[in-house]
A computed fold for an 81-nucleotide RNA from a Solirubrobacteraceae bacterium, annotated as c-di-GMP-I riboswitch aptamer. NCBI's taxonomy places the organism under Bacteria, Actinomycetota, Thermoleophilia, Solirubrobacterales, Solirubrobacteraceae. Its Rfam family is "c-di-GMP-I riboswitch aptamer". Rfam describes the family as follows. GEMM was predicted in a large-scale screen for bacterial structured RNA regulatory elements.

RNA sequence: AGGUGCAAAGGGCAAACCACCCGCGAGGGUGGGACGCAAAGCCUCGGGGCUCCAACGUAAGGAGCAAGCCGGGCCACCACC
Numbered sequence: 001a002g003g004u005g006c007a008a009a010g011g012g013c014a015a016a017c018c019a020c021c022c023g024c025g026a027g028g029g030u031g032g033g034a035c036g037c038a039a040a041g042c043c044u045c046g047g048g049g050c051u052c053c054a055a056c057g058u059a060a061g062g063a064g065c066a067a068g069c070c071g072g073g074c075c076a077c078c079a080c081c
Base pairs, nucleotide, nucleotide: 002081003080004079005078012037013036017032018031019030020029021028022027035068041074042073043072045071046070047069049065050064051063052062053061
């Protein structure tokens, strides 16, 4: 430096749900709580999804949401090769 995550150690994160708060909304924050996660750490770059503008509906467009949908980029603990 690259690869792997069967086992181990120290640990880490935290779905649903509940309470309060924020947002038109998708959703978000804090606390509780653990379904899971070897990048469930960070970044919307590509695809897909969802919301709003927004109208009967659809498409194009704009602004957003989710990094725990998939891919990509960056960085990182331990062990092994």